[in-house]
RNA sequence: GAAGUCGGCCGGAUGAUCGCUGCCCUCAUGGGGUGGAGGAAAGUCCGGGCUCCAUAGAGCAGGGUGCCAGGUAACGCCUGGGAGGCGCAAGCCUACGGAAAGUGCCACAGAAAAUAUACCGCCUACUUCAGCUCUCUCCGGAGUGCUGGAAGGUAAGGUUGAAAUGGUGAUGGUAAGAGCUCACCGCGCUGUCGGUAACGGCAGUGGCAGGGUAAACCCCACAAUCGGAGCAAGACCAAAUAGGGGAGCAGACGACCUUGGUUGUCACGCGUGGCUCGCGCGGUUCCCGGGUAGGUCGCUUGAGGUGCAUGGCGACGUGUAUCCCAGAUGAAUGAUCAUCUAUUACAGAACCCGGCUUAUAGGCCGACUUCCUCC
Numbered sequence: 001g002a003a004g005u006c007g008g009c010c011g012g013a014u015g016a017u018c019g020c021u022g023c024c025c026u027c028a029u030g031g032g033g034u035g036g037a038g039g040a041a042a043g044u045c046c047g048g049g050c051u052c053c054a055u056a057g058a059g060c061a062g063g064g065u066g067c068c069a070g071g072u073a074a075c076g077c078c079u080g081g082g083a084g085g086c087g088c089a090a091g092c093c094u095a096c097g098g099a100a101a102g103u104g105c106c107a108c109a110g111a112a113a114a115u116a117u118a119c120c121g122c123c124u125a126c127u128u129c130a131g132c133u134c135u136c137u138c139c140g141g142a143g144u145g146c147u148g149g150a151a152g153g154u155a156a157g158g159u160u161g162a163a164a165u166g167g168u169g170a171u172g173g174u175a176a177g178a179g180c181u182c183a184c185c186g187c188g189c190u191g192u193c194g195g196u197a198a199c200g201g202c203a204g205u206g207g208c209a210g211g212g213u214a215a216a217c218c219c220c221a222c223a224a225u226c227g228g229a230g231c232a233a234g235a236c237c238a239a240a241u242a243g244g245g246g247a248g249c250a251g252a253c254g255a256c257c258u259u260g261g262u263u264g265u266c267a268c269g270c271g272u273g274g275c276u277c278g279c280g281c282g283g284u285u286c287c288c289g290g291g292u293a294g295g296u297c298g299c300u301u302g303a304g305g306u307g308c309a310u311g312g313c314g315a316c317g318u319g320u321a322u323c324c325c326a327g328a329u330g331a332a333u334g335a336u337c338a339u340c341u342a343u344u345a346c347a348g349a350a351c352c353c354g355g356c357u358u359a360u361a362g363g364c365c366g367a368c369u370u371c372c373u374c375c
Base pairs, nucleotide, nucleotide: 001371002370003369004368005367006366007365008364009363010362012340013339014338015337016336017335018334020036021035022034023033024032025031026030038346042357043356045355046354047353048352049351050230051229052228053227062226063225064222065221066220067081068080069079070078071077082096083094084093085092086091097219098218102217103216104213105212106211119158120157121154122153123152124151127150128149129148130147131146132145134143135142136141166185167184168183169182170181172180186208187206188205189204190203191202192201193200194199234297235296236295237294244288245287246286247285248284249283251266252265253264254263255262256261257260268282269281270280271279272278304323305322306321307320308319309318310317311316
């Protein structure tokens, strides 16, 4: 210098003017001070706090999780480790129990995709037919070799595929072959050593297993893994109008029924009007309780931030000092101008935390790897 890997941070700043909003002060229709979005406030995918409802106990079903150890309030998260895969490396990725309980699936191609099987090839030991050759002959035949066919052996080699019944090698073996045999690698089992464990090392042993797929059904394990709904949770205060309940007061007569209501006429009250008639409307007073509008709380001091010390490889824990950092409810957090290269990404709280995932212009810092050049 080039290419790359991992981790962290910022993500507009300053000033002026005009606003919006929570809180505080004040001499109070005003003025002043002070706080005012994010790393993801997002998706609402996990885990908790909080609230209400439900809840004897046990089992089944269903859901969840799935290498080991640790961290944590908890987790499906994080840290460290193991194993497997990828990369020259730094490093990255992994739903990583079981395929010999059972069921299903495996396109095309291919002989065969699972009760295994045999297209080409190789072979003729075994069974058998034909031809030729040679040897023997008691002339009937018998045998040897070669070629071809039937029949059979084989799974080394070729061919298909993402995947084919462990792999490589052998002047071992065979008719040809084959874990048939041997060596090494892989695999299974046993022992032993190391490790908390996952697992690893070493030794012995078995010729070696019935392919793959469980983010297919399923099986197994875990029980101090799983009740439901969510701040529009939920708690409190509480109008006007209407309706409900109770008590008191208020006329008469009649009708009906369920005997305290309904209804008719007159009376009474109110309205219209100066008055009468007429017309229209109608029990009245007080108390109680529920709900609605509206208001208050929940609401932001919290598994909180920062610094230092300390234990731990680390996630994280412990101690101490210090700080208060949006809390709205038609819902604020803005606009303009100037300067800085500057209209600048993704995007905006709504009960609160811990994670994960997704989006993100541009810029900065640190550690590490590989290669090249120079000293």
Predicted 3D model of a 375-nucleotide RNA (Bacterial RNase P class A) from Sedimenticola sp. The coordinates come from a structure-prediction model, not an experiment, and the mean pLDDT is 76. Rfam family: Bacterial RNase P class A. Its family is annotated with ribonuclease P activity, tRNA processing and dimeric ribonuclease P complex in the Gene Ontology. Rfam describes the family as follows. Ribonuclease P (RNase P) is a ubiquitous endoribonuclease, found in archaea, bacteria and eukarya as well as chloroplasts and mitochondria. Of the family's consensus pairs, 93% are formed in the model. A source record names the gene rnpB.